[in-house]
Background: Group I catalytic intron from a Chloroflexota bacterium, 196 nucleotides, folded computationally. Its mean pLDDT, the model's own confidence on a scale to 100, is 76. It was read from a public genome assembly, where an Rfam model found it. It matches the Rfam family "Group I catalytic intron". Rfam describes the family as follows. Group I catalytic introns are large self-splicing ribozymes. Its family is annotated with Group I intron splicing in the Gene Ontology.
RNA sequence: UAAAGGGCAGCCCCUUGGCGAAAGUCAGGGGUGUAACUGGGUGAAUUGCGGGAAACCUUCGGUGUGUCGCCACCAUGGCGAUCCGCAGCCAAGCCCGGAGUCAACGCUCCGGGAAGGUUCAGAGACUAUGCGCCCGGCGCCUAAGGCCUCCAGGGCUAUGGCGAAGAGAUAGUCCGUGCCCGAGGGAAACCUCGGG
Numbered sequence: 001u002a003a004a005g006g007g008c009a010g011c012c013c014c015u016u017g018g019c020g021a022a023a024g025u026c027a028g029g030g031g032u033g034u035a036a037c038u039g040g041g042u043g044a045a046u047u048g049c050g051g052g053a054a055a056c057c058u059u060c061g062g063u064g065u066g067u068c069g070c071c072a073c074c075a076u077g078g079c080g081a082u083c084c085g086c087a088g089c090c091a092a093g094c095c096c097g098g099a100g101u102c103a104a105c106g107c108u109c110c111g112g113g114a115a116g117g118u119u120c121a122g123a124g125a126c127u128a129u130g131c132g133c134c135c136g137g138c139g140c141c142u143a144a145g146g147c148c149u150c151c152a153g154g155g156c157u158a159u160g161g162c163g164a165a166g167a168g169a170u171a172g173u174c175c176g177u178g179c180c181c182g183a184g185g186g187a188a189a190c191c192u193c194g195g196g
Base pairs, nucleotide, nucleotide: 011033012031013030014029015028016027017026018025019024037137038136039135040134041133042132047087048086049085050084051083052082056078057077059075061074062073063072064071088118089117090116094113095112096111097110098109099108100107101106122175124174125173126172127171128170138163139162140161141160145157146156147155148154179196180195181194182193183192184191185190
């Protein structure tokens, strides 16, 4: 993607370096395809500006030719999977400060902050929720500290970790596009606008 095929990314395997006691994690290089849990809570912001980008499409220009055509490459333009930055803003939960209230725990309000989100849909509107965020459970790994010990390179223990990516709109309702006619820009690809 309708499918096939292709591109990029994630995890996995090998490897190098940083951090870590370790498990592991972050970043770079190479390779390729086994595996990847669950209950509850939250549903807000959705704005302005900027940078990058594979595959694919294009051929005004350059080169390959002495010319033309064709083709290829370079460069340009386009579409764009998607990767990000700044400012502003944001639900629940978390942290800090202030005020009110209370016997106290706490609760309410105000201000600020970290993470995360928004920005980032096919132009877009709305609803739901998860693959997001918050709090648990489960499985697995490690054992610094702690405890035990028959003192051994011993045993137990998480407060430490792991359980991929997909939400640059996923599931839906709408709308738009795709089709026809016309106008404008452009060499083309393509883009913008109006009507059906």